[in-house]
Molecule: TPP riboswitch aptamer (THI element)
Organism: Jiella sonneratiae
RNA sequence: ACAGCUCACACGGGGUGCCGACAAGGCUGAGAGGCGAGAGCCAACCCGUCGAACCUGAUCCGGAUCAUGCCGGCGGAGGGAUUGCGGGCUCAGGCCGAA
Repeated sequence: ACAGCUCACACGGGGUGCCGACAAGGCUGAGAGGCGAGAGCCAACCCGUCGAACCUGAUCCGGAUCAUGCCGGCGGAGGGAUUGCGGGCUCAGGCCGAA
């Protein structure tokens, strides 16, 4: 140097469920937030093709639960954002010069 990991910023993609009384509180989760009459906007979080972030199938199937994508199956099935720039670590030691 190439490459790998990681972090920040910018750009792009995405979801926000269940119980409860739309409260308090509780469950799972990275995330279940806020504003708005609404459309929508903002925030945090996750993901960006090496793509299980997320969507579809799905008002699906089995199990558990007060209940729910809560767990498993479906399933590496189909679709899915076609990034940029910089820092750190690793690679990672070697070479040259001087004494």